Source information:
Predicted 3D model of a 73-nucleotide RNA (transfer RNA) from a Candidatus Magasanikiibacteriota bacterium. It was read from a public genome assembly. The coordinates come from a structure-prediction model, not an experiment, and the mean pLDDT is 80.
[in-house]
RNA sequence: GGAUCGGUAGCUCAGCUGGUAGAGCAGGGGCCUCUUAAGCCCAAGGUCCUGGGUUCGAUCCCCAGCCGAUCCA
Numbered sequence: 001g002g003a004u005c006g007g008u009a010g011c012u013c014a015g016c017u018g019g020u021a022g023a024g025c026a027g028g029g030g031c032c033u034c035u036u037a038a039g040c041c042c043a044a045g046g047u048c049c050u051g052g053g054u055u056c057g058a059u060c061c062c063c064a065g066c067c068g069a070u071c072c073a
Stems, first nucleotide, its partner, number of pairs: 001072007010025004019056001028042004049065005
């Protein structure tokens, strides 16, 4: 330098051919227990890496850039 994958909640990751984003864990509140842990319930938590484009509408499609992994040279 080139190619392919990836970047989504604090962390690990889903998101099916474009229709307005979810799970588990962690953290908060409650129930239970003498107490803790475990278990159960509830709520909260997001600039979907950045900037453009297409579209009525983009996490998803297109272009450029940034970061990471692997491969080639």